[in-house]
RNA sequence: GACGAACGCUGGCGGCGUGCCUAAUACAUGCAAGUUGAACGCAACAAAGACACCAGAGCUUGCUCUACCGUCUUUGUUGAGUAGCGAACGGGUGAGUAACGCGUGGGUAACCUGCCUUAUAGCGGGGGAUAACUAUUGGAAACGAUAGCUAAUACCGCAUAACAAUAGAGAUUGCAUAAUCUUUAUUUGAAAGUGCCAACUGGUACACUAUGAGAUGGACCCGCGUUGUAUUAGCUAGUUGGUAGUGUAAUGGACUACCAAGGCGAUGAUACAUAGCCGACCUGAGAGGGUGAUCGGCCACAUUGGGACUGAGACACGGCCCAAACUCCUACGGGAGGCAGCAGUAGGGAAUCUUCGGCAAUGGACGAAAGUCUGACCGAGCAACGCCGCGUGAGUGAAGAAGGUUUUCGGAUCGUAAAACUCUGUUGUUAGAGAAGAAUGUUGAUUAGAGUGGAAAAUUAAUCAAGUGACGGUAUCUAACCAGAAAGGGACGGCUAACUACGUGCCAGCAGCCGCGGUAAUACGUAGGUCCCGAGCGUUGUCCGGAUUUACUGGGCGUAAAGUGUCCGUAGCCGGGUAUAUAAGUCUGUUUUCAAAUACCACGACUCAAUCGUGGACAGGGAAUAGAUACUGUAUAUCUAGAGAAUAUUGGAGGUUAGUGGAAUUUCCGGUGGAGCGGUGAAAUGCGUUGAUAUCGGAAAGAACGCCGAAAGCGAAAGCAGCUAACUAUGAUACUUCUGACGGUGAUGGACGAAAGCUUGAGUAGCAAACGGGAUUAGAUACCCCGGUAGUUCAAGCUGUAAAUUAUCCUCGCUAGGUGUCUCCAUAACUUUUGUUAUAGCAUGUGUUAUGAUAAAAGUUAUGGAGGUGCCGUAAGUUAACACGUUAAGCGAGGCGCCUGAGUAGUAUAUUCGCAAGAAUGAAACUCAAAGGGAUAGGCGGGGGAACACACAAGCAGUGGAUGAUCUAGAUUAAUUGGAUAAUAAGCCAAGAAUCUUACCCAGACUUGACAUGGAUUGUGUCUACGAUGAAAGUCGUAUAGCUGUAGCAAUACAGCGCUUUUCACAGAUGGUGCAUGGUCGUCGUCAGCUCGUGCCGCAAGGUGUCUAGUUAAGUCUAGUAACGAGCGCAACCCUCAUCGUUAGUUAAAUAUGUCUAACGAGACUGCCCGCGUAAGCGGGAGGAAGGAGAGGAUGACGUCAGAUCCUCAUGCCUCUUACGUCUGGGGCUUCAUAGAUCAUACAAUGGGUAGUUACAAUGAGAAGCGAUACCGCAAGGUGGAGCAAAUCUUCAAAGCUACCCUCAGUUCGGAUUGUAGUCUGGAAUUCGACUACAUGAAGUUGGAAUUGCUAGUAAUGGCGAAUCAGCCAUGUCGCCGUGAAUAUGUCCCUGUUCCUUGCACUCACCGCCCGUCAAACCAUGGGAGUUGGGGCUCUCUAAAGAUUCACCAUGUGGGUUAAGGAGAGAACCGAUGACUGGGGUU
Repeated sequence: GACGAACGCUGGCGGCGUGCCUAAUACAUGCAAGUUGAACGCAACAAAGACACCAGAGCUUGCUCUACCGUCUUUGUUGAGUAGCGAACGGGUGAGUAACGCGUGGGUAACCUGCCUUAUAGCGGGGGAUAACUAUUGGAAACGAUAGCUAAUACCGCAUAACAAUAGAGAUUGCAUAAUCUUUAUUUGAAAGUGCCAACUGGUACACUAUGAGAUGGACCCGCGUUGUAUUAGCUAGUUGGUAGUGUAAUGGACUACCAAGGCGAUGAUACAUAGCCGACCUGAGAGGGUGAUCGGCCACAUUGGGACUGAGACACGGCCCAAACUCCUACGGGAGGCAGCAGUAGGGAAUCUUCGGCAAUGGACGAAAGUCUGACCGAGCAACGCCGCGUGAGUGAAGAAGGUUUUCGGAUCGUAAAACUCUGUUGUUAGAGAAGAAUGUUGAUUAGAGUGGAAAAUUAAUCAAGUGACGGUAUCUAACCAGAAAGGGACGGCUAACUACGUGCCAGCAGCCGCGGUAAUACGUAGGUCCCGAGCGUUGUCCGGAUUUACUGGGCGUAAAGUGUCCGUAGCCGGGUAUAUAAGUCUGUUUUCAAAUACCACGACUCAAUCGUGGACAGGGAAUAGAUACUGUAUAUCUAGAGAAUAUUGGAGGUUAGUGGAAUUUCCGGUGGAGCGGUGAAAUGCGUUGAUAUCGGAAAGAACGCCGAAAGCGAAAGCAGCUAACUAUGAUACUUCUGACGGUGAUGGACGAAAGCUUGAGUAGCAAACGGGAUUAGAUACCCCGGUAGUUCAAGCUGUAAAUUAUCCUCGCUAGGUGUCUCCAUAACUUUUGUUAUAGCAUGUGUUAUGAUAAAAGUUAUGGAGGUGCCGUAAGUUAACACGUUAAGCGAGGCGCCUGAGUAGUAUAUUCGCAAGAAUGAAACUCAAAGGGAUAGGCGGGGGAACACACAAGCAGUGGAUGAUCUAGAUUAAUUGGAUAAUAAGCCAAGAAUCUUACCCAGACUUGACAUGGAUUGUGUCUACGAUGAAAGUCGUAUAGCUGUAGCAAUACAGCGCUUUUCACAGAUGGUGCAUGGUCGUCGUCAGCUCGUGCCGCAAGGUGUCUAGUUAAGUCUAGUAACGAGCGCAACCCUCAUCGUUAGUUAAAUAUGUCUAACGAGACUGCCCGCGUAAGCGGGAGGAAGGAGAGGAUGACGUCAGAUCCUCAUGCCUCUUACGUCUGGGGCUUCAUAGAUCAUACAAUGGGUAGUUACAAUGAGAAGCGAUACCGCAAGGUGGAGCAAAUCUUCAAAGCUACCCUCAGUUCGGAUUGUAGUCUGGAAUUCGACUACAUGAAGUUGGAAUUGCUAGUAAUGGCGAAUCAGCCAUGUCGCCGUGAAUAUGUCCCUGUUCCUUGCACUCACCGCCCGUCAAACCAUGGGAGUUGGGGCUCUCUAAAGAUUCACCAUGUGGGUUAAGGAGAGAACCGAUGACUGGGGUU
């Protein structure tokens, strides 16, 4: 986008269309095919006429009239029958059919054709029946039987006839069967009909007969096209053909007899499944894909199956016969029926209409016609089912109303929207007018022609008249009236146009995909608003598109799915140069066809549109025909560049077979020797005094071939290695010669094909699955060790697979280079050897040496060529990237194979192969929204490299054990408030819980509140005292009463401020959420990192810079460099300490000084020297108080941990509001079986105790304070109060030193615990304080696994001070000074950090991801003893009607054959189901 749709919500009108897609299921009722009297007889009725008889009347007495009955004639109507035509059309449906069924184009010399048109010739003369009817009669009915009568356009002979048919002869034509013409013989037909006119030898119309032609309709045949499955590969017996017949309208195995053995098939036969085909319809840019409703063409069917009859036509929807199923009637004997015609009913279903009107139109049947019939058709009805059109109002209108929603409380929005005013009237309502569709027909009249011997009739043309409408009083038009009666649906996270609030709280729910929802949901539900469409809007289903996602147009196969393991080769496909011919492909023109409708274009008719009408064209398909000849094909000839052959040279682990060699291993024999060997990370099993291992000699056996050896070589691949021989295959190179396209690829097929495995036999040294033992381990069916069987080897077979990999099919051509190597060749140079020869030297007459020339052989090197095999970097190009790049994954050509989301699964089933193991071919259901490739940044690694840190190592002192303190967990409790919980909680928040604090619990109270601001209101004017009650808070009561300013004499009034009563807004919350937040803090980490701009590289993510080499504490610095710069960090700037100087100076009894105080300054920079280095810098030295950052502190990058804190504070939202707020008393936070963390004190002699006018500090603090001298007390402390708001006063430093005692003991160690008595603070010391004295005197004798801190004024050790604070549970925290070490100058082993690199299936990032079993639930599926169903096939039996044949007979009986249906049997196929069972998927 579309739909024959359905469902949900909603619904005003009209036009035009469409409407059982399912049960080809069953059907009540009505209708859907009749017509003709101008073919015929009969019957009934009506009218008219005639005749006869009878009766009556009249009179003119033989005439008229009237009534009844009968007969006849004519006309009309009705009924059944005979006869003719029609009923084979029209209408319905799509079951079957994969077919000459359909489409398209041809053929019939192989055919038929009623009615119709046309042409020719006819239409003579006879006969016998029969229905109706009458009579009798059977049956329930349907329907008959017998006898008799009768007509025809019914039926039957006869005559007539050829241009018809048959047979023969001849001629012509055709590829042929044959056709046409001429001729001879024979044969064959009819209604003396009917109407009208006329009354004559008739005319005419319609019929009828024969024949020819045409038209129409049909029949048969042929080419091409027409779904899926090969897990259907073979099918066929009238099958294929022939001869002769039968049969037909006609060809033909269509059928019969005989003969032959054929016919079809990988270009898909046969089988199975599915399906009516087409014009067309939907979609699409197109090519295509899907569909086959309505309309039109063809086919098939008519309850199921079979059969024929009639006929021009049927094997017949509303005909017949038979069989079957079903339904109905029945008197049980027998009969009747066929809606897939129109309506309609039941059923089925998500789902599809009225038992309507009319023949007015169109069409059809019959008829001469009028006309009759017509559920064809025309119309109306129902249905938003579809398409199209119209409407639901238009203009003005800001107080931006009310109201809703929202809000930052200002506003915003719905919104000119509404109201209100003005206007219009489509539609609607009422009333009036009112069509077209209908005249070419019929009847009548007139005229003209024509007709006839002449008329008439009939007929033709024109004109006039009459008459016909279902729809329908409809369309349309006019008038009046009222804004009145007429809007919804879906959506609003992205795709996708449109956003907020509330509710809910992983619930309820949404969802097409991604996904949303766990307390601030633009995603759920509701509301407001907005967006889209609009009498509709959404949902579901189906098809096409997007999808280049089956790729013809138009894809791919190194790593994403995908190259067969390799070669040979059949069919097929493709194929070098030149010439000629041909014209099959190809191209061009012409003719014809592809019905109409549809689509397209133009014009036109309905007001427009949908719709309808008229006309027209292109493109494309088929057929025929005429041309063209470049290319392809075919044929012929020829060529040599492809391919092949010959010759010469040459290479190699190419193959097969036979022989042979040494080293090594093992075993056996012997000698020597004497205790271990062997093995491992370490061991053990194992071997060994019956003599191993080791060593020497000898022997046996099997397997494999060291060095050479290599990126080397050979082979199609698999693969191939000692040496020799035989046989054999093949490549390369060189120069010429020869053949002459002989070529390439390759479905099916054939051959080869590692290892393992299988069969038979042989062999077996070593090695070694299985197996045994020893170890390792939580276990160890493993890795390690000791043994060890198949196997490994050989021969003959099988198997046929591998990550059979270059994950890269074969062949050919083209497209820059560089550098190795192997084989061959050419040229050049050189070396060596040998020969010849010249010169010279030497010795000597012949040698020798040197040099040169020349020839040959061997070799080396260089350059070049051909072929093979490698590599590096790489131009172009390609690629998603990685990468490939003359050995292509580049640019092209040819051929083959293969792929189409992942899993299920290379599984199931079936088939083939195999001895088996297994191999080949190879699915589906179901599940998921991914699976996968390459690269990027991180993170990670029991990966690599570099560097660092009290990280380890080296040391010192500890913790973990004891007792106690504090904190925490847990438990307990009315409450034991809350938070913090690995590192980064636990002497933490808390630098002070007896009350307070306090947040918790119990009890008692208050309610605009303990605290803030404002409004209204009452009374009043500041304040205070007292009483009662009570634990207090509070409650109740009494007394008292006096602000300021202005105006005014005053009273008083007003204003302000304050208090107060009542009240409203509000206060208040240590209530929740640190996962809504700000701020602050911890941690990685004082680690050296984290980034940016511009440029460059990459499709991009990103990279580069930030890398490399050095160096540093440092991304510190230097050099190199597609980078150049910059920022936050580092460093420095700041503070403290150490040295010096200058200046100033309180205090220190005075003065002075300064190792004092504090302000300024100096000093250190690798500056100097030596060495190394390009440099940065490093090492050493000098000087110096200090040396390479002098020591310490403050300072904490981008970020991480949803880290901590809502109980510091601030704060959104939520919650409470006589309480979750506030006040008070008491209690609790201090509990106690246990566990953990941090500390204190110890365990002793480097110690403890006692004594000493025995020394030496620093930081600090002090007025509700520090508190001296003195006195009292054993002491804590008390009395008292000098001095000090401080360098002035207040404070004994301790360890240390000296002397004595203790002498290794649970002690003169240790001090817990407990008792008694006290002191101090404070309303208060019981829960629950500290201290003192005396007494008591636990555990503990240096601490398991494990673990912490520290690198110098550090650790350790000793005391001192301060904050908080009435006091103090402080052994804590933060500071100060005293004494004062040891060790390391290394490393990356542990723990971590940084950088580079590498792998990755990780990215909440290794505390990751993830595999399989088991357990449970659900789902689909394979096997399965079987059970059951289906449609075909084969065979047997039974068998009607009909057809045919035979026999008898005489027109019927019987038999045979074929044969639907039925029954049975069989072999297959396809389904369903099945105890049990197998694997698979999801959770």